This is a predicted structure of a 72-nucleotide RNA (transfer RNA) from a Longimicrobiaceae bacterium. The source organism's lineage runs through Bacteria, Pseudomonadati, Gemmatimonadota, Longimicrobiia and Longimicrobiaceae. Its mean pLDDT, the model's own confidence on a scale to 100, is 81. Rfam family: tRNA. Rfam classes the family as a transfer RNA.

[in-house]
RNA sequence: GGGACCGUAGCUCAGUGGCAGAGCGCUCCGUCGGCUGCGGAGAGGUCGAGGGUUCGAUUCCCUCCGGCUCCA
Numbered sequence: 001g002g003g004a005c006c007g008u009a010g011c012u013c014a015g016u017g018g019c020a021g022a023g024c025g026c027u028c029c030g031u032c033g034g035c036u037g038c039g040g041a042g043a044g045g046u047c048g049a050g051g052g053u054u055c056g057a058u059u060c061c062c063u064c065c066g067g068c069u070c071c072a
Stems, first nucleotide, its partner, number of pairs: 001071003005067003010024004018055001026042006048064005
């Protein structure tokens, strides 16, 4: 320098055009002989950045940034 893949909650990830989600973690409440258990509620997100297409973009297209990997 060229190619592929990835970037979504604190962490691991799903979601591939129409309300942004799960598990774990965190906060609060309840419950149990059991306190690293069980049940319920809640907070937490410019979906890496900018632009384009579209009535509508996390999703499609372009550029850039970062990670990882292959080739040279």